[in-house]
RNA sequence: CCGUGCUAGACGGGGAGGUAGCGGUGCCCCGAGUCUCCGCAAGGGGAUGACCUGCAACCCGCUGUAGCAGGGUUGAAUUCCCGCGUGAGCGCGCAGCGGACGCAGCGGACGGUUGGCGGACGGUGUCGAGAGCCGGGCCCUAUGCGACGAGUGACAGGUGAACCCCGUCAGGCCCGGAAGGGAGCAGCGGCAGCUUGCACGCUCGGGCGCCGUAGGAAAACCUGGCUUGAGUCGUUCGGCAGCCGGAUGCGGCGUCGCGCACGCGCGACCGCGGGUGCACGG
Repeated sequence: CCGUGCUAGACGGGGAGGUAGCGGUGCCCCGAGUCUCCGCAAGGGGAUGACCUGCAACCCGCUGUAGCAGGGUUGAAUUCCCGCGUGAGCGCGCAGCGGACGCAGCGGACGGUUGGCGGACGGUGUCGAGAGCCGGGCCCUAUGCGACGAGUGACAGGUGAACCCCGUCAGGCCCGGAAGGGAGCAGCGGCAGCUUGCACGCUCGGGCGCCGUAGGAAAACCUGGCUUGAGUCGUUCGGCAGCCGGAUGCGGCGUCGCGCACGCGCGACCGCGGGUGCACGG
RNA backbone atom coordinates (compact mmCIF):
# COMPACT_ATOMS: atom_id res chain seq x y z
C1' C A 1 0.00 0.00 0.00
C1' C A 2 -3.93 -3.69 -1.32
C1' G A 3 -7.79 -7.25 0.12
C1' U A 4 -11.22 -9.63 3.72
C1' G A 5 -13.80 -9.53 8.40
C1' C A 6 -14.93 -6.54 12.63
C1' U A 7 -15.37 -2.47 16.46
C1' A A 8 -16.03 2.71 18.50
C1' G A 9 -19.02 6.02 16.18
C1' A A 10 -22.96 7.53 12.84
C1' C A 11 -27.95 6.96 10.52
C1' G A 12 -30.30 15.32 10.59
C1' G A 13 -28.57 19.83 13.12
C1' G A 14 -29.75 24.31 15.84
C1' G A 15 -32.73 28.26 18.85
C1' A A 16 -36.24 29.55 22.49
C1' G A 17 -39.14 27.43 26.32
C1' G A 18 -39.21 23.99 30.26
C1' U A 19 -35.67 21.65 33.98
C1' A A 20 -31.29 21.38 39.58
C1' G A 21 -29.29 19.82 34.92
C1' C A 22 -29.30 16.90 30.08
C1' G A 23 -31.94 14.91 25.98
C1' G A 24 -36.75 13.92 23.68
C1' U A 25 -42.05 14.75 22.41
C1' G A 26 -44.70 19.84 21.00
C1' C A 27 -43.19 25.38 18.78
C1' C A 28 -39.60 28.09 15.49
C1' C A 29 -35.13 28.15 11.88
C1' C A 30 -31.92 25.62 8.30
C1' G A 31 -32.72 21.69 4.86
C1' A A 32 -30.66 15.73 2.78
C1' G A 33 -34.18 13.24 0.19
C1' U A 34 -39.07 12.31 -2.04
C1' C A 35 -43.71 13.73 -4.56
C1' U A 36 -46.14 17.29 -7.58
C1' C A 37 -47.47 21.87 -10.77
C1' C A 38 -45.91 25.73 -14.67
C1' G A 39 -42.22 26.04 -18.60
C1' C A 40 -39.23 23.79 -25.08
C1' A A 41 -35.37 24.89 -21.78
C1' A A 42 -32.88 27.71 -18.20
C1' G A 43 -35.60 28.25 -14.13
C1' G A 44 -39.70 29.01 -10.74
C1' G A 45 -43.90 27.48 -7.31
C1' G A 46 -46.27 23.94 -3.79
C1' A A 47 -46.49 19.60 -0.34
C1' U A 48 -43.84 16.34 2.95
C1' G A 49 -39.69 16.39 6.33
C1' A A 50 -34.13 12.73 7.56
C1' C A 51 -34.04 3.87 8.61
C1' C A 52 -38.47 1.18 11.05
C1' U A 53 -41.71 0.19 15.59
C1' G A 54 -43.43 1.67 20.75
C1' C A 55 -43.53 5.93 24.66
C1' A A 56 -44.23 11.32 26.10
C1' A A 57 -46.71 18.48 28.46
C1' C A 58 -51.53 17.02 34.09
C1' C A 59 -45.18 15.01 30.25
C1' C A 60 -41.38 10.87 28.90
C1' G A 61 -36.50 9.05 29.65
C1' C A 62 -31.90 9.95 31.87
C1' U A 63 -27.46 11.99 35.49
C1' G A 64 -21.71 13.85 32.42
C1' U A 65 -21.80 7.32 28.36
C1' A A 66 -27.34 12.63 30.66
C1' G A 67 -33.87 10.05 25.59
C1' C A 68 -35.21 4.71 26.70
C1' A A 69 -36.55 -0.36 24.60
C1' G A 70 -36.54 -3.64 20.22
C1' G A 71 -35.04 -4.33 15.08
C1' G A 72 -32.20 -2.75 10.68
C1' U A 73 -28.30 -0.11 7.68
C1' U A 74 -23.47 1.92 7.43
C1' G A 75 -18.74 2.02 9.36
C1' A A 76 -12.58 4.23 10.10
C1' A A 77 -13.70 8.51 6.43
C1' U A 78 -17.28 12.57 1.12
C1' U A 79 -19.86 9.92 5.86
C1' C A 80 -17.15 9.72 12.72
C1' C A 81 -14.68 13.59 16.18
C1' C A 82 -12.47 18.63 17.10
C1' G A 83 -11.22 23.76 15.90
C1' C A 84 -11.67 28.19 12.86
C1' G A 85 -14.32 31.23 9.21
C1' U A 86 -19.00 32.64 7.08
C1' G A 87 -23.64 33.07 8.75
C1' A A 88 -30.06 31.66 7.95
C1' G A 89 -32.40 32.03 12.46
C1' C A 90 -33.40 32.69 17.77
C1' G A 91 -32.77 35.05 22.55
C1' C A 92 -31.11 39.07 25.89
C1' G A 93 -29.63 44.16 26.56
C1' C A 94 -29.76 49.38 25.12
C1' A A 95 -32.86 53.44 23.71
C1' G A 96 -29.50 56.33 18.77
C1' C A 97 -33.25 56.88 14.44
C1' G A 98 -38.21 55.81 12.99
C1' G A 99 -43.17 54.21 14.95
C1' A A 100 -47.41 53.88 18.47
C1' C A 101 -49.47 55.86 22.91
C1' G A 102 -49.66 59.29 26.95
C1' C A 103 -48.50 63.99 29.59
C1' A A 104 -47.93 68.86 30.19
C1' G A 105 -45.98 73.42 27.44
C1' C A 106 -45.43 77.34 23.52
C1' G A 107 -48.13 79.49 19.81
C1' G A 108 -52.51 81.08 18.30
C1' A A 109 -55.86 81.43 12.61
C1' C A 110 -60.76 81.31 14.18
C1' G A 111 -65.31 80.83 17.09
C1' G A 112 -68.44 81.82 21.46
C1' U A 113 -69.73 84.94 25.57
C1' U A 114 -69.65 89.25 28.90
C1' G A 115 -68.45 94.34 29.84
C1' G A 116 -67.56 99.24 28.73
C1' C A 117 -66.43 103.04 24.48
C1' G A 118 -67.70 105.21 19.75
C1' G A 119 -70.94 105.49 15.18
C1' A A 120 -75.75 104.59 12.52
C1' C A 121 -81.07 103.55 12.63
C1' G A 122 -85.61 103.06 15.36
C1' G A 123 -88.69 103.53 19.97
C1' U A 124 -89.51 106.03 24.54
C1' G A 125 -88.69 110.31 27.87
C1' U A 126 -89.50 117.39 31.40
C1' C A 127 -97.32 115.12 30.07
C1' G A 128 -90.70 113.00 34.01
C1' A A 129 -85.85 108.73 31.68
C1' G A 130 -82.82 106.49 35.09
C1' A A 131 -81.48 106.15 40.19
C1' G A 132 -82.33 106.23 45.61
C1' C A 133 -85.70 105.71 50.01
C1' C A 134 -90.45 104.10 52.21
C1' G A 135 -94.86 101.07 51.50
C1' G A 136 -98.24 97.42 49.09
C1' G A 137 -98.83 93.00 45.97
C1' C A 138 -96.92 88.44 44.19
C1' C A 139 -94.50 84.03 47.98
C1' C A 140 -94.63 80.96 52.94
C1' U A 141 -96.93 79.59 57.94
C1' A A 142 -100.92 79.74 61.45
C1' U A 143 -105.83 81.19 62.15
C1' G A 144 -110.82 83.48 61.34
C1' C A 145 -114.88 84.08 57.93
C1' G A 146 -117.47 82.51 53.65
C1' A A 147 -118.55 78.83 49.98
C1' C A 148 -118.51 73.58 48.93
C1' G A 149 -118.63 68.42 50.49
C1' A A 150 -119.34 64.51 54.28
C1' G A 151 -121.29 63.00 58.98
C1' U A 152 -124.52 63.96 62.97
C1' G A 153 -128.43 66.48 65.74
C1' A A 154 -132.90 69.24 65.52
C1' C A 155 -137.11 70.23 62.35
C1' A A 156 -140.59 68.85 58.44
C1' G A 157 -142.92 65.18 55.10
C1' G A 158 -143.75 60.08 54.02
C1' U A 159 -143.78 55.24 55.77
C1' G A 160 -144.40 52.42 59.97
C1' A A 161 -148.42 45.46 63.21
C1' A A 162 -154.53 42.09 59.90
C1' C A 163 -152.65 39.85 65.02
C1' C A 164 -148.48 38.94 68.60
C1' C A 165 -147.13 47.86 70.30
C1' C A 166 -149.50 52.34 73.18
C1' G A 167 -153.71 55.87 74.00
C1' U A 168 -158.84 56.79 72.95
C1' C A 169 -162.06 53.11 71.65
C1' A A 170 -168.43 54.08 67.90
C1' G A 171 -170.90 49.57 66.91
C1' G A 172 -170.96 44.86 68.69
C1' C A 173 -169.30 41.25 72.88
C1' C A 174 -168.73 39.49 78.27
C1' C A 175 -170.21 39.83 83.85
C1' G A 176 -174.31 41.81 86.74
C1' G A 177 -181.39 41.89 88.83
C1' A A 178 -179.82 46.88 88.48
C1' A A 179 -176.32 50.71 89.30
C1' G A 180 -172.19 49.72 87.08
C1' G A 181 -167.81 47.17 85.52
C1' G A 182 -164.38 44.51 81.95
C1' A A 183 -161.82 42.91 77.51
C1' G A 184 -161.53 45.12 72.90
C1' C A 185 -162.01 45.13 66.35
C1' A A 186 -162.44 49.10 62.73
C1' G A 187 -161.51 54.37 62.82
C1' C A 188 -158.59 58.39 64.85
C1' G A 189 -154.01 59.89 67.32
C1' G A 190 -149.02 58.19 68.38
C1' C A 191 -143.72 55.28 69.80
C1' A A 192 -139.22 52.79 68.13
C1' G A 193 -137.32 52.00 63.34
C1' C A 194 -136.67 53.11 57.99
C1' U A 195 -136.60 56.84 54.22
C1' U A 196 -136.65 61.76 51.97
C1' G A 197 -135.99 66.98 52.35
C1' C A 198 -133.48 71.03 54.51
C1' A A 199 -133.57 78.09 54.83
C1' C A 200 -131.00 75.63 61.01
C1' G A 201 -127.00 73.89 64.98
C1' C A 202 -122.43 71.05 65.74
C1' U A 203 -118.07 68.22 64.06
C1' C A 204 -114.71 67.08 60.21
C1' G A 205 -112.31 67.71 55.25
C1' G A 206 -109.38 70.21 51.34
C1' G A 207 -105.54 71.35 43.90
C1' C A 208 -112.21 76.36 47.04
C1' G A 209 -111.85 82.24 47.87
C1' C A 210 -110.06 89.59 43.38
C1' C A 211 -112.13 87.79 51.76
C1' G A 212 -110.04 89.13 56.89
C1' U A 213 -106.15 88.88 61.04
C1' A A 214 -101.15 87.84 62.89
C1' G A 215 -96.21 86.51 61.82
C1' G A 216 -92.28 85.54 58.28
C1' A A 217 -89.46 85.98 53.81
C1' A A 218 -88.20 89.51 50.70
C1' A A 219 -83.72 87.77 44.99
C1' A A 220 -86.39 89.03 40.74
C1' C A 221 -91.09 90.98 38.93
C1' C A 222 -95.69 94.31 39.30
C1' U A 223 -97.35 98.66 41.75
C1' G A 224 -98.31 103.49 45.10
C1' G A 225 -95.86 107.71 47.41
C1' C A 226 -91.53 110.95 48.22
C1' U A 227 -86.62 112.94 46.60
C1' U A 228 -83.50 113.96 42.47
C1' G A 229 -83.69 115.63 37.34
C1' A A 230 -81.97 113.54 31.49
C1' G A 231 -81.51 110.05 29.84
C1' U A 232 -82.95 105.10 28.65
C1' C A 233 -84.31 100.65 25.51
C1' G A 234 -83.78 97.64 21.00
C1' U A 235 -81.16 96.34 16.37
C1' U A 236 -76.62 96.75 13.85
C1' C A 237 -71.31 98.14 12.77
C1' G A 238 -66.22 99.18 14.49
C1' G A 239 -62.23 98.63 17.50
C1' C A 240 -60.77 97.50 23.01
C1' A A 241 -60.65 94.46 27.51
C1' G A 242 -61.93 89.92 30.45
C1' C A 243 -63.31 84.74 30.31
C1' C A 244 -64.15 79.99 27.63
C1' G A 245 -63.07 76.79 23.52
C1' G A 246 -59.54 76.07 19.86
C1' A A 247 -57.35 73.96 13.82
C1' U A 248 -52.56 73.72 11.27
C1' G A 249 -47.77 74.13 13.60
C1' C A 250 -43.33 73.92 17.16
C1' G A 251 -40.14 71.77 20.28
C1' G A 252 -39.95 68.87 25.35
C1' C A 253 -40.70 64.67 28.76
C1' G A 254 -42.32 59.74 29.70
C1' U A 255 -43.97 54.65 28.44
C1' C A 256 -43.82 50.50 25.01
C1' G A 257 -39.96 47.54 22.75
C1' C A 258 -43.16 47.23 16.80
C1' G A 259 -39.16 48.17 12.62
C1' C A 260 -33.89 49.62 11.76
C1' A A 261 -29.12 50.39 13.98
C1' C A 262 -25.66 48.99 18.04
C1' G A 263 -23.63 45.44 21.84
C1' C A 264 -23.68 40.37 23.91
C1' G A 265 -24.92 34.93 23.74
C1' C A 266 -26.20 30.43 21.01
C1' G A 267 -25.83 29.09 16.14
C1' A A 268 -28.26 25.47 11.11
C1' C A 269 -26.37 25.05 5.97
C1' C A 270 -21.65 25.76 3.63
C1' G A 271 -16.17 26.28 3.41
C1' C A 272 -11.10 25.39 5.41
C1' G A 273 -7.73 22.86 8.68
C1' G A 274 -6.65 18.90 11.98
C1' G A 275 -7.64 14.17 14.53
C1' U A 276 -9.47 8.81 15.26
C1' G A 277 -8.98 1.90 15.69
C1' C A 278 -8.60 -4.02 15.80
C1' A A 279 -7.65 -9.00 13.58
C1' C A 280 -6.02 -12.01 9.44
C1' G A 281 -3.85 -12.63 4.55
C1' G A 282 -0.83 -10.62 0.49
Background: Bacterial large signal recognition particle RNA from a Fidelibacterota bacterium, 282 nucleotides, folded computationally. The organism belongs to Fidelibacterota, within Bacteria. Rfam family: Bacterial large signal recognition particle RNA. Rfam classes the family as a non-coding RNA gene. Clan: SRP clan.